[in-house]
RNA sequence: UAGGUGCUAGAGUUGAUCGCUGGCUGCAGAGAUGCAGCAAGAGGAAAGUCCGGGCUCCGCAGGGCGAUGAGGGUAGCUAACAGCUGCUGAGGGAAACCUUAAGGAAAGUGCCACAGAAAAUAGACCGCCAGUCAUGUAUUGGUAAGGGUGAAAAGGUGGUGUAAGAGACCACCAGUUUCUUAGGAAACUAAGAAAGCUUGGUAAACCCCCUCUGGAGCAAGACGUAGUAGGAGAGGUUAAGGAUUGCCCGUCCAGCUCUCAGGGUAAGUUGCUUGAGCCUAUAAGUGAUUAUAGGUCUAGAUAAAUGAUCACCAAUGACAAAACCCGGCUUAUAUUAGCACCUAUAUU
RNA sequence: GCCCCGUUCGUCCAGUGGUUAGGAUACCAGAUUUUCACUCUGUAGACAGGAGUUCAAUUCUCCUACGGGGUACCA
Repeated sequence: UAGGUGCUAGAGUUGAUCGCUGGCUGCAGAGAUGCAGCAAGAGGAAAGUCCGGGCUCCGCAGGGCGAUGAGGGUAGCUAACAGCUGCUGAGGGAAACCUUAAGGAAAGUGCCACAGAAAAUAGACCGCCAGUCAUGUAUUGGUAAGGGUGAAAAGGUGGUGUAAGAGACCACCAGUUUCUUAGGAAACUAAGAAAGCUUGGUAAACCCCCUCUGGAGCAAGACGUAGUAGGAGAGGUUAAGGAUUGCCCGUCCAGCUCUCAGGGUAAGUUGCUUGAGCCUAUAAGUGAUUAUAGGUCUAGAUAAAUGAUCACCAAUGACAAAACCCGGCUUAUAUUAGCACCUAUAUU
Repeated sequence: GCCCCGUUCGUCCAGUGGUUAGGAUACCAGAUUUUCACUCUGUAGACAGGAGUUCAAUUCUCCUACGGGGUACCA
């Protein structure tokens, strides 16, 4: 200098003029309301609605059974999680780094097309060896080392042995199971010994194992204005029905209950923003984070407020707008600044 | 807010882990006909996009984009 990888911060600032929303203060007004001042006013994803909660309700959230759904290396962080951090295994990359739905195929049931003789209780097409005879591209028996097919075909190399072969046997290696030693908190790593010689793949196939799992959701709920019209059918008179949002038991309410068609009302207030909050510093920790101290208050609309113009400045031209709140994940995206690392080349 | 379903030739619909993805209709060409229509034959034409699992993905899983439906015709 060029290319690449990882991380952090920002998402316009300041001033002036006009306009809008809620709050506080003051003045005027019987009141509605008006005027003036002060400070504040939409994001890093507010999006998707994929997860986890806080909060509210279901009379008590009792006991039991079942289902559904989710997760899956190990150790931590957190209110919690399928999130995050560290380490390990596997895969990718030249490397820095990146990805990971990472238990079980010997509990069972499935599937592996085409090709191939045969796809797991899986074999004989070519070949090799031996025999028979009618001597031929014949037939019988043995074999699975060699060849062919395929994503995958009964571990690999070298020998002994054999009619020809074969872990049938031997040596070395790889793999599996069990045990021991060392390191590590653990997953796991390294080394050694023994054993039978070697148990195909697939569970993002059904399934098995381990762990977890009431329901509904702010349109939840609380207060409260107002309100009509009754009809038809079925059941029933102290146990039908209802609550507990799958079932059973228990508990509680309880004389009317259920179904069909139809009719009336639902104004408004609250929930509603002080939070597992944010910022700074110190300490501990590899880190996620935790503790202490100090500082700070920053939208609450309800048919929906935060806009327009001018000037200066280092970019904002993209993606794009809160509706109970928070912690994550995923997706879309113009642009600026900084730090660290890897590779190549050149110079010193 | 909550839950569910779908996307395949120009169009309407089948289909399934297996290597040339099907039918009808429409278009084009040919045959037939005085010509058109009808009829017959044939050609071309597609798995919404991306990543992953697997030997192999239209099919299985996850994410994204778009469309539709439901709730005692919810609120």
Overview:
This is a predicted complex of two RNAs, RNase P RNA and transfer RNA, with 423 nucleotides together. Model confidence (mean pLDDT): 75 of 100. Rfam match: Bacterial RNase P class A. Rfam links the family to the GO terms ribonuclease P activity, dimeric ribonuclease P complex and tRNA processing.